[in-house]
Context: one part of a larger RNA
Molecule: large-subunit ribosomal RNA, domain II
Organism: Nitrososphaera sp.
RNA sequence: GCCUACGAGUUACGGUGACUGGCAAGGUUAAGUGAGUCAACUCACGCAGCCGCAGCGAAAGCGAGUCUGAACAGGGCGCAUGUCGACUUUAAGUAGUCGUCGAGUCAGUUGCUGUAGACGCGAAACCAAGUGAUCUACCCAUGAGCAGGUUGAAGGUGGGGUAACACCCAGUGGAGGACCGAACCAGUAAACGUUGAAAAGUUUUUGGAUGACUUGUGGGUAGGGGUGAAAGGCCAAUCAAACUUGGAGAUAGCUCGUACUCUCCGAAAUGCCUUUAGGGGCAGCCUCGCUUGAGAGUCUACUAGAGGUAGAGCUACCAGCAGGACUAGGGGGAGUCACAUCCUACCAAAUCCUAGUGAACUCCGAAUGCUAGUAGACUGCGGCGGGAGUGAGGGUGAGGGUGCUAAGGUCCUCAUCCGAGAGGGAAACAACCCAGACCAUCCGCUAAGGUCCCCAAGUGACUACUAAGUUGAACAAAGGGGGUCUGCCUGCGGCGACAGCCAGGAGGUUGGCUUAGAAGCAGCCAUUCCUUUAAAGAGUGCGUAACAGCUCACUGGUCGAGCGGGCGGGGCACCGAUAAUAAACGGGCAUCAAGUACAGUACCGAAGCUGUGGGAAGAUAGCGUAAGCUAUGAUUCGGUAGGAGAGCAUUCUAGUAUCAGAGAAGCAGACCCGUCAGGGUUUGUGGAGCGACUGGAAAAGCAAAUGUAGGC
Numbered sequence: 001g002c003c004u005a006c007g008a009g010u011u012a013c014g015g016u017g018a019c020u021g022g023c024a025a026g027g028u029u030a031a032g033u034g035a036g037u038c039a040a041c042u043c044a045c046g047c048a049g050c051c052g053c054a055g056c057g058a059a060a061g062c063g064a065g066u067c068u069g070a071a072c073a074g075g076g077c078g079c080a081u082g083u084c085g086a087c088u089u090u091a092a093g094u095a096g097u098c099g100u101c102g103a104g105u106c107a108g109u110u111g112c113u114g115u116a117g118a119c120g121c122g123a124a125a126c127c128a129a130g131u132g133a134u135c136u137a138c139c140c141a142u143g144a145g146c147a148g149g150u151u152g153a154a155g156g157u158g159g160g161g162u163a164a165c166a167c168c169c170a171g172u173g174g175a176g177g178a179c180c181g182a183a184c185c186a187g188u189a190a191a192c193g194u195u196g197a198a199a200a201g202u203u204u205u206u207g208g209a210u211g212a213c214u215u216g217u218g219g220g221u222a223g224g225g226g227u228g229a230a231a232g233g234c235c236a237a238u239c240a241a242a243c244u245u246g247g248a249g250a251u252a253g254c255u256c257g258u259a260c261u262c263u264c265c266g267a268a269a270u271g272c273c274u275u276u277a278g279g280g281g282c283a284g285c286c287u288c289g290c291u292u293g294a295g296a297g298u299c300u301a302c303u304a305g306a307g308g309u310a311g312a313g314c315u316a317c318c319a320g321c322a323g324g325a326c327u328a329g330g331g332g333g334a335g336u337c338a339c340a341u342c343c344u345a346c347c348a349a350a351u352c353c354u355a356g357u358g359a360a361c362u363c364c365g366a367a368u369g370c371u372a373g374u375a376g377a378c379u380g381c382g383g384c385g386g387g388a389g390u391g392a393g394g395g396u397g398a399g400g401g402u403g404c405u406a407a408g409g410u411c412c413u414c415a416u417c418c419g420a421g422a423g424g425g426a427a428a429c430a431a432c433c434c435a436g437a438c439c440a441u442c443c444g445c446u447a448a449g450g451u452c453c454c455c456a457a458g459u460g461a462c463u464a465c466u467a468a469g470u471u472g473a474a475c476a477a478a479g480g481g482g483g484u485c486u487g488c489c490u491g492c493g494g495c496g497a498c499a500g501c502c503a504g505g506a507g508g509u510u511g512g513c514u515u516a517g518a519a520g521c522a523g524c525c526a527u528u529c530c531u532u533u534a535a536a537g538a539g540u541g542c543g544u545a546a547c548a549g550c551u552c553a554c555u556g557g558u559c560g561a562g563c564g565g566g567c568g569g570g571g572c573a574c575c576g577a578u579a580a581u582a583a584a585c586g587g588g589c590a591u592c593a594a595g596u597a598c599a600g601u602a603c604c605g606a607a608g609c610u611g612u613g614g615g616a617a618g619a620u621a622g623c624g625u626a627a628g629c630u631a632u633g634a635u636u637c638g639g640u641a642g643g644a645g646a647g648c649a650u651u652c653u654a655g656u657a658u659c660a661g662a663g664a665a666g667c668a669g670a671c672c673c674g675u676c677a678g679g680g681u682u683u684g685u686g687g688a689g690c691g692a693c694u695g696g697a698a699a700a701g702c703a704a705a706u707g708u709a710g711g712c
Base pairs, nucleotide, nucleotide: 001712002711003710004709005708006707011116012115013114014113015112016111017110018109019108020107021106022105023104026051027050028049032045033044034043035042036041055062056061065077066076067075068074082101084099085098086097087096088095119257120256122254126247127246128245129244130243131242137221138220139219140218141217142216143215144214145213146211148180149179150178151176155172157170158169159168160167184208185207186206189204190203191202192201223239225235226234227233260647261646262645263644264643265642270283271282272281273280274279284390285389286387287386288385289384290383291382293381296379297378298377299376300375301374302373303372304371305370311364312362313361318358319357322354323353324352325351327348329347330346331344332343333342334341393418394417395416396415397414398413399412400411401410402409423434424433425432438614439613440612441611444609445608449604450603451602452588453587454586458601463597464596465595471590472589479575480574483572484571485570486569487567488566489565490564491563492562500558501557502556503555504554506531507530508529511525512524513523537552541550542549615637616636617635619632620631621630622629623628648701650698651697652696653695654694655693656692659689666685667684668683669682670681671680672679673678
């Protein structure tokens, strides 16, 4: 992992609803007793008790009232002999008759809930009583063990030495948590081992090895306790509180799991509060039942309103603010003995002109939305009661706050979708585009999107553009450029433009200054002038040490038709352009496209729409006592949590009628029936019980719980 078996809303007693039934202003018995062919059970009695028939008050108590209160006031909580229909009656809801509502209670079934383990499994822990020191820690008693080799303390002896000691030398001696090193004890380093040979080892290496040594046997200390040369170590492979049993099914706002089918409806992720934030309570949103409660709900059109948003505006306020004018005040300067007075490209109130900002500005001011009314269309909206779930939301578009006009960010509002939504498109892709799946169909039409091939449908038609494979479905800027197409403005041009070619491009003069030099051309100055000219600058660039030289502006000739400049012009392209595979058209590939732009046409394309056939729900109509049946159509039938309804299967059981050795159940194959859970027929196997119908009762359905047991 698979298979098989087992495996989770039960039961009792209360409460509260629904349905069914009995009786009804009443309903009902409990324990118990008696009777019964008295086992189960049934019948009768049992009138205690309970609920209802009256409430109010804390209560005494009073009572259709009562409490508060001084109150015969007001207020709180209650009551109303009545309502409706029919008939008769009356001037008249005037009187009468009948019915009905005004009603509860006791059972059964069932939804939910309370108390109980209360759907199942699951803690870490807490407490009690016990069991443990055969492991290990420490202690007590009594025993045992330590090859061999070194070192050579004190003391004592002899000699020396001293006044006597001290002291020195030799040998003797045999001390030591002394030295080296086996047994023994330990466990330093490394490798191996890691489903091991071993739930801690092996090999090599290493430390202690007469000691605070090691060890045998017997004994002691016990769980908030022991023991500890102290590591929270050890106390039987268990220790920041052992183990066993019990309280005990502790508790778990947490995680996981929770078993057959079909039908109808179908959410929420919000507000307030919460020792509350992943839990709850109330409300909101869903569902089911009851209820004429209502000029009710939704949409459209029109009418009438309230309002201060978007926008706009500001000599309409408040605040902010640019330039100028004018001009108080101030600063600076001049002036004076002092005051005056004057100037000012400085600061600047008020005023004026121009410009002009604002969520917390407004002289103004929409569209939507909101509130009413009228009309039309459609079918919903309330009230009461039973049952919920939800109370982590998310994306996109729009209006905003926050943030960086960052975020797949965060917080609101409006809409929508996902959530709980399948289908087609976007290569793939919850929420983007199209479109809401009852079933069947090898029919048709379309949507978004597409039509060269992969791949269904145009290698379709027209006119342009692009040369970058730009592009061909993620995406890029400032900036740069005689890319190219095009629009507009403007200048020159057969009195010859523009480009090329031929020729000229001079004189005063080497202008003056400066300077070593400065001659058009280092630099400075300048009314940069005048002359000759077709034209020629006191010179556009190159050049020289300075000259020279080349060239340009400008002019003539040649040639013969367009040539220049501009616009923050427009279109499409180019550079700008850097990320780890060729690796970001889905691929092949595509260039008068299969790219881009404009418009038009045909076709393809979905679970959309339509055709055909079928089913279900509810509505309406008809029939029927009812159950139900039939008919109709611009009705409806996606669905998580969840509500409601209808069924299938299993085991046992009561009754009824059956089947079975001429073969029951079970198992296996084939076939048939039913919308599903499922049901049946037949064949083989099997060898003794089994199913049908109408009811009843449940140990009543498994894929999941790191589920339990067994097998493979």